The RNA shown here (c-di-GMP-I riboswitch aptamer) has 88 nucleotides and comes from a Desulfobacteraceae bacterium. The source organism's lineage runs through Bacteria, Pseudomonadati, Desulfobacteria, Desulfobacterales and Desulfobacteraceae. Rfam family: c-di-GMP-I riboswitch aptamer. Gene Ontology term of the family: cyclic-di-GMP binding. From the family's description: GEMM was predicted in a large-scale screen for bacterial structured RNA regulatory elements. The coordinates come from a structure-prediction model, not an experiment, and the mean pLDDT is 84.
RNA sequence: GCUUGAAAAAGGCAAACCAUCUGAAAGGGUGGCACGCAAAGGCACCGACCCGAAUUUCUUAUUUCGAUAGGGUAGCGGGCUUGCCGGG
Repeated sequence: GCUUGAAAAAGGCAAACCAUCUGAAAGGGUGGCACGCAAAGGCACCGACCCGAAUUUCUUAUUUCGAUAGGGUAGCGGGCUUGCCGGG
């Protein structure tokens, strides 16, 4: 450097749920907890999914539905990037 995660050590992260803060919402932050995780570290580039106040089509008008700027999920998959320990 490449490859790999069988056994092990040192450690790490933390789903659902609860409390609280934040956001229009999806969601996110913090604390508790412990479903899981060898990148469950980082990045929305590709696909997928979720939301969509505002804007917009229709409508006399409102609502619903649709479209869309945009937002989100890195614990949906791929990709890029950095990295601990062990085996080959």